[in-house]
Context: one part of a larger RNA
RNA sequence: CUGGGUUUAAAGGGUGCGUAAGCGGUUUGAUAAGUCAGUGGUGAAAGCUUCCGGCUCAACCGGAGAAUUGCCAUUGAUACUGUCAGACUUGAAUCAAUACGAGGCAGGCGGAAUGUGACAUGUAGCGGUGAAAUGCUUAGAUAUGUCAUAGAACACCGAUUGCGAAGGCAGCCUGCCAGAUUUGCAUUGACGCUGAGGCAUGAAAGCGUGGGGAGCGAACAGGAUUAGAUACCCUGGUAGUCCACGCCCUAAACGAUGCUUACUCGACGUUCCGAACUAGUUUUGGUGCGUCCAAGUGAAAACGCUAAGUAAGCCACCUGGGGAGUACGCCGGCAACGGUGAAACUC
Numbered sequence: 001c002u003g004g005g006u007u008u009a010a011a012g013g014g015u016g017c018g019u020a021a022g023c024g025g026u027u028u029g030a031u032a033a034g035u036c037a038g039u040g041g042u043g044a045a046a047g048c049u050u051c052c053g054g055c056u057c058a059a060c061c062g063g064a065g066a067a068u069u070g071c072c073a074u075u076g077a078u079a080c081u082g083u084c085a086g087a088c089u090u091g092a093a094u095c096a097a098u099a100c101g102a103g104g105c106a107g108g109c110g111g112a113a114u115g116u117g118a119c120a121u122g123u124a125g126c127g128g129u130g131a132a133a134u135g136c137u138u139a140g141a142u143a144u145g146u147c148a149u150a151g152a153a154c155a156c157c158g159a160u161u162g163c164g165a166a167g168g169c170a171g172c173c174u175g176c177c178a179g180a181u182u183u184g185c186a187u188u189g190a191c192g193c194u195g196a197g198g199c200a201u202g203a204a205a206g207c208g209u210g211g212g213g214a215g216c217g218a219a220c221a222g223g224a225u226u227a228g229a230u231a232c233c234c235u236g237g238u239a240g241u242c243c244a245c246g247c248c249c250u251a252a253a254c255g256a257u258g259c260u261u262a263c264u265c266g267a268c269g270u271u272c273c274g275a276a277c278u279a280g281u282u283u284u285g286g287u288g289c290g291u292c293c294a295a296g297u298g299a300a301a302a303c304g305c306u307a308a309g310u311a312a313g314c315c316a317c318c319u320g321g322g323g324a325g326u327a328c329g330c331c332g333g334c335a336a337c338g339g340u341g342a343a344a345c346u347c
Stems, first nucleotide, its partner, number of pairs: 004318003007301002012315001014201004021194003025088007033081002035077008049065006091191001092188003095184003100179001103177007110154001114150008125136002162169002206247006215241002220236004258314006266292005272286005277280001296303002320347003329340004
């Protein structure tokens, strides 16, 4: 390489858009590049191989054939693929109507809780734990009431709910932006699928500059526990967590399951949109989210129209364990580090 694979054994890229490239619906005609057939030329000899022959056999040698699966030319065939021209509507997109949602961005507003401050009431404790202590408190704490203020997060609704490509998204209102769905079947007429590179996006932590800082809380300090306790528990507490802008680019980025299309017995629940009538615990067409199963698949667990079934197209990835996601080089980054990614050796 071929082959075989990728939920859990090694293996699906974090996700999307998209370049090259690969693949591509129905139909008519042309062409004859691919494809198929015939003929001719060439494909040196030796060697290989088949048959025959020569050395007493064999090795060895000689003769004839075959093979040389290829290339070139030419004459035809035209189903399929390609190319050119034309047509079509079912794929795809557009339009109109409907209407959905924690989809995104920006601005404004709200109440509960917590902390803090002021004032008032009030007096000896509070807090914390398995038990304690550190800590706070007669300079009046804790508790209660009123007022003020700050930052962060949005109880109930709330759900196996919904939306988003993924990461992710939840108080309320407004504006802007985007999107799937359903219905009509009006428009275009294959405009499609995948997608190496590329571009964009990408939780948390972390980094830079400037703000902000209530609660929580790495580091750190103290108190406990313990043989010890650089921990678990407790009292504090810095960075951070929040905002703006710019970086970082990694996750068990998981459904550990790439995307697209077609096909494959049923049952139940539910989101959104529609249709019908007998108007309801109804029937029915789609869409998404779930549960259980037929066939089938699977090593099994299990999967089972949301496939891990049956097929097709394209991409990515795997090839014993350790060494190692390391070294070196290169690329990216302010750094942290990230990407790419071996070998010796060893079992």

This is a predicted structure of a 347-nucleotide part of an RNA (small-subunit ribosomal RNA, central domain) from an uncultured bacterium. Rfam family: Bacterial small subunit ribosomal RNA.